[in-house]
Context: one part of a larger RNA
Order: sequence, then C1' cells, then structure tokens
RNA sequence: AACGCUGGCGGCAGGCCUAACACAUGCAAGUCGAGCGCCCCGCAAGGGGAGCGGCAGACGGGAGAGUAACACGUGGGAACGUACCCUUUGGUUCGGAACAACCCAGGGAAACUUGGGCUAAUACCGAAUAAGCCCUUACGGGGAAAGAUUUAUCGCCGAAGGAUCGGCCCGCGUCUGAUUAGCUAGUUGGUGAGGUAACGGCUCACCAAGGCGACGAUCAGUAGCUGGUCUGAGAGGAUGAUCAGCCUCACUGGGACUGAGACACGGCCCAGACUCCUACGGGAGGCAGCAGUGGGGAAUAUUGGACAAUGGGCGCAAGCCUGAACCAGCCAUGCCGCGUGCAGGAAGAAGGCCUUCUGGGUCGUAAACUGCUUUUGCCAGGGGCUAAAAAGCCCAUGCGUGGGAAAUUGAAAGUACCUGGUGAAUAAGCCACGGCUAACUACGUGCCAGCAGCCGCGGUAAUACGUAGGUGGCAAGCGUUGUCC
Repeated sequence: AACGCUGGCGGCAGGCCUAACACAUGCAAGUCGAGCGCCCCGCAAGGGGAGCGGCAGACGGGAGAGUAACACGUGGGAACGUACCCUUUGGUUCGGAACAACCCAGGGAAACUUGGGCUAAUACCGAAUAAGCCCUUACGGGGAAAGAUUUAUCGCCGAAGGAUCGGCCCGCGUCUGAUUAGCUAGUUGGUGAGGUAACGGCUCACCAAGGCGACGAUCAGUAGCUGGUCUGAGAGGAUGAUCAGCCUCACUGGGACUGAGACACGGCCCAGACUCCUACGGGAGGCAGCAGUGGGGAAUAUUGGACAAUGGGCGCAAGCCUGAACCAGCCAUGCCGCGUGCAGGAAGAAGGCCUUCUGGGUCGUAAACUGCUUUUGCCAGGGGCUAAAAAGCCCAUGCGUGGGAAAUUGAAAGUACCUGGUGAAUAAGCCACGGCUAACUACGUGCCAGCAGCCGCGGUAAUACGUAGGUGGCAAGCGUUGUCC
C1' cells in the first nucleotide's frame, strides 16, 4: 500500500506504483496605444476592436517511454555562445520602395483563400560615417543605427569588460548474463577542404592500416541518474514516491524554420495510426498542464476559490495574464496530539456465565445512586497575524537611488484564536487465548463441519473447530495479505 471489521476531533504531510491507453467540456501565455496607421462607441475626456511592429511563448508545469551512455555523480580542462542586467566607451546623419489593416471584385459547405487599389511605423531597403570590430596576399577591402514623449528621461547601433546561464572535451565511479568471444570501413590515424558559436571523421576527397577486447569488447536483458529514503550496532543490503539538482520525452517517426537561446508539450512542414466535421471537392485534432471522463486495476481525490501574499511574462506606470504558487474540498493513507469523563458508592442489586447446586464463585465499584468537571461537541458574542507596499504627494540626490507623512489592497475567513452558555451530555472497537506467545472454562460437533505461520488439532468429556461467558493485547484503530531490511 490494498482488503475485512470498526470509526469522535484536530495539526502536519501524502494521494494512478497498472494502460508513455484513448480522451467530451472548461481553463493552463500573454502583454505593450509611451513603436504605427486604421475602424467602432462617445459632444468631449476617454474606451473598445482587429491588423503591422516589439518583447515573451526555450521559463514555469507534467511524465519516466527511451537511455548502461560523458546520461548521471565527482574532479579537472580549452577551442566557444550568452536576449534581458551591470560597468566603460564611441555614435544615433541623409534618403527610398513596399506590405497588412482598409476599399473594390471574386472562389469555397467550411477551413480558408485569390486578384486589383490606398497607407503608417521603433517593419524593410539603400547611401554616408567607422575610434574600436571582421577579412586580408598587410596593399587594401567589408560592415551600423530608430525613434517616443509629459523636455527630461526612456530607447536604438558599434565595441570592450563583467555577471548569469549554456554548448564542448577528459580522468575516475555507476546492474545482470560467457549457455554472448571475437567486434569494427568513416572503422583508427594523417594531409587538405568544407561545416559549426566552438574543438573534433562532425562531413568530404586522397593516403596509411589501423582501433577495441578475458582489467570482459561486441551482443542480449533490465534500468532514468543523484542528494537522499528504508533497514541495520556497524559494515552492508534494498530502494530512487513526496522535496531538490541533472538528463530525456511531448500521439508515433522524420525534418527544418524563427530566434540570443528550440530542432520547440498547449509553433510549423511531411509521413503513419487513430478520432471528428463535410455540400465528398476538402478540412480539423493531439490532457505524460489543472480539474474531469471512459478503460485497465487490489488501488489513488474537486469539471472548487482567489491572484491577498511569493514568483514569473509584458508594460514608464496604472495594470493585464498566470490550474506556477497560495488556499479550500475529498480519503484514518501515514505520523503526532486530544477525547469518549472524574471522585465517592456493597443490598457485593438484577441479569448472564460457571459450580462440588437450600449454597458458592465471577463479570464487579462495574451498574444504580450522590457530588464534581466541561477538553471535544452544540449555541451565542468578539475576532486576527499573514500587508510590506507599489502608484500618487513632499523632501533630498550628478546618476543609481534614498527619506517622510497619509491613503488603498485578504482568496483562505467571520477561519484560527478568545470569552460566555449548555449538559455526562455527542464519541470503542478489533484481534487473540494448545506451544512458539500475554491470555480458560462450558456447551455444540464427532477425522464431519472446520482450523492452520510452523509443529499440528478434530474419529463422543476438543483450553486447537463453532457459539457463549471470562481473560489477554492494542486502541480510533485492529487484524490479514504483499514488498524490503
């Protein structure tokens, strides 16, 4: 973990181990009007809409299929890249042509799409300039920019450095099988070229014939790796859920485009399987995101709340988005805590069970009864922390920025917590009792029915089966099964 019986409360945690099976529906990535031209509403202020453009969709979130490998762990290395951020430095000049939106005319069932015309920009192109940059035969050659406004800022381009993150290389370590012993032709090395951000057979041409292997190559099987976790006196063994780091994957296979960064889960193209729509011509889709459905399974939850906090994207900001995160719901799944009352009370009541039966023993101070308490529950009242601000205002400041006063902002939640009231009131089960192993009698049954972890019980007095009374153990749990030490 599951199953059986049982079940009062709270805190903290955990919750598809199986089909990387298929998925209805909703949501999970947007934002900027302080880049641009339009359209709509409006008297205006302003608001809304799609489009061009910028940044972000390479983070965050999920899963473990593949992978026995520089994948991971650890310690080193040199031939590299790095948007946003920081520091320093030099620039930000002059022109041009388009394309969406929009208008007109079409095609199509739809998805969508064609032709013509107009137009803006921080979109695109050309020219100028070049300290530094790149190439070089060292002569020379090549190559940049963008503006906006609230007028002081924010941007843009080149270069150098930093920070961060990443790519690459190497030593060592990392499961089983020899009933797998040989493996290898871009294979091993060289020269030259291409390619890459970068080294390199990474790729290619030519040349040489090498390279690996019982210190286990190759092949096959299994498997994400680690910090850790469980167990153990330790050594070790087992394991890799939750949390954290790295890797890999995103219907299956392949490919590139864009970009600082991807060969990209919610981007594109091709092929395949599957599903859906269709007017049969053609189209659409991808929950291993959060919920949820079917299926599989012994088995695993809500189609919840709100962005209040933390964090992220965009934005000058206000703010918008955020199934990340924070919360709530469900589940004794685990750990921990609390409760189900306390004190007195012998006619040792009634009743059950046992008995040697006018009697005795036991359940048992147990109950009744008397007094007390009120955790929890219920009712009523009060009631949080989590909130710091940011913006705006004032002051200081060369620039980063700093200081001040006041205001606003809470999903959880009227919750936690506190106070009062109420009344023992709302709250105990499960397993075992032959030995191992704590705990015994009666009846029923009669090698039957059955029990059983092992030894073994049962064939007419069964402490071993079934029931009852009693007893022992644990307790909101108790047993059983499974796995590991």